Notes:
The part of an RNA shown here (small-subunit ribosomal RNA, central domain) has 348 nucleotides and comes from a metagenome. Its mean pLDDT, the model's own confidence on a scale to 100, is 81. The RNAcentral record of the full RNA draws on SILVA.

Context: one part of a larger RNA
């Protein structure tokens, strides 16, 4: 490699677009020209290894050699067919895409502007606790803490609605209110294959936690102090608190980044909940979404089951016993943390 595979046993790149290459929609027609595929013929030669037939060598055999061959492989030439690949020209609308009209919606981005708490300053009231836990202490408090009234600053999140609901490629996305903007869904016109796949490459976006500069800084809160537990506690549990957590701009590129299930197409019984659109009252049909059961059929079992792990087609991606190992070396990236790429000896 083939060849079998990838939901949980080894395996879907975290997600998108996007050049090459690869595949490629129905009818009609042209061409067999071309460095096109397939088809059978015919002629000249080649033939390593297979088969067949004879003989021989390892004691036998398997295996090897050795001649022969109308087997079989192969190469060139020739003259031929055209159904399917190609190929030429024309058309079609059922994939694909523009239009316009309707929706819905936490899709993203910018800037306002409102309550609720928590903490912290000031004031007035009250007078001894308070906090905290299993149980204490470390803390806070007659310099008036807790409670309560009233005022102020700041940050940062966004009850209730909220849902097996919604939107988004994925990561994600929840207060209102403006702007600006990207998609999908339904219906009709239109245009006519324009599609599909995609880390050879290349762009872009990517949770949280790092990192750079410069704000910011309530609450939580790595690290660090204390108090407890405890043989010891370098913890769990408590008082406290720097990093970060917010914001801007730039890196960084990883995650159980999960459906642990690439993408796109068609086919394959239903029953029930839901969102949302057409249709318009006969509570019907008929689309696109998220659930939950379940036929057939898969699966090694769980289990999947029209949103497939079923039937099948196309393109990609990755996988080959366990550890060493996602490690070394080189190598690209990257302030740097590290990321990407990715062996071996060895050893069971």
């Nucleotide at each position: 490699u083939u060849g079998g595979g990838c939901g949980u046993a080894a395996a879907g790149a975290g997600u998108u677009c996007u050049a090459a290459g690869g595949u490629u929609g129905c009818c009609u027609u042209u061409u067999g020209c071309a460095u096109u595929g397939u088809u059978g013929g015919a002629a000249c030669g080649a033939u390593a290894a297979g088969g067949a037939u004879a003989g021989g060598g390892c004691c036998c055999a398997a295996c090897c050699c050795u001649a022969u061959u109308u087997c079989g492989u192969u190469u060139u030439u020739u003259a031929a067919a055209u159904a399917c690949u190609a190929u030429u020209a024309g058309g079609c609308u059922a994939g694909a895409g523009u239009u316009u009209a309707u929706c819905a919606g936490g899709g993203g981005g910018c800037g306002a502007u409102a309550g609720a708490a928590u903490u912290c300053a000031c004031a007035g009231a009250u007078g001894a606790g308070g906090g905290g836990u299993a149980a204490a202490a470390u803390c806070c408090g007659a310099a008036g803490a807790u409670u309560u009234u009233g005022u102020g600053a700041g940050g940062a999140a966004a009850a209730c609605c909220g849902g097996a609901g919604g939107c988004g490629a994925a990561g994600g996305c929840g207060a209102u209110c403006g702007c600006c903007u990207g998609g999908u869904a339904u219906a009709a016109a239109c245009u006519g294959a324009c599609a599909c796949u995609a880390c050879a490459u290349g762009a872009a976006c990517g949770a949280a936690g790092g990192u750079g500069u410069g704000g910011g800084g309530a609450g939580c809160g790595a690290a660090a102090g204390g108090g407890a537990u405890u043989a010891g506690a370098g913890a769990c549990c408590c008082c406290u608190g720097u990093a970060g957590u917010c914001c801007a701009c730039a890196c960084a590129g990883u995650a159980a980044a999960c459906g642990a299930u690439g993408a796109g197409u068609g086919c394959u019984a239903a029953a029930u909940c839901u969102c949302u659109g057409a249709u318009g009252u006969a509570u019907u049909u008929u689309g696109g979404g998220g659930g939950u059961u379940a036929c057939a059929g898969c699966u090694a079992a769980c289990g999947c089951g029209u949103u497939a792990a079923g039937c099948a087609c196309u393109c990609c991606g990755c996988c080959u016993g366990g550890g060493g190992a996602g490690u070394a070396c080189g190598g690209u990236c990257g302030c740097a943390a590290g990321a990407c790429u990715a062996a071996a000896a060895c050893u069971c």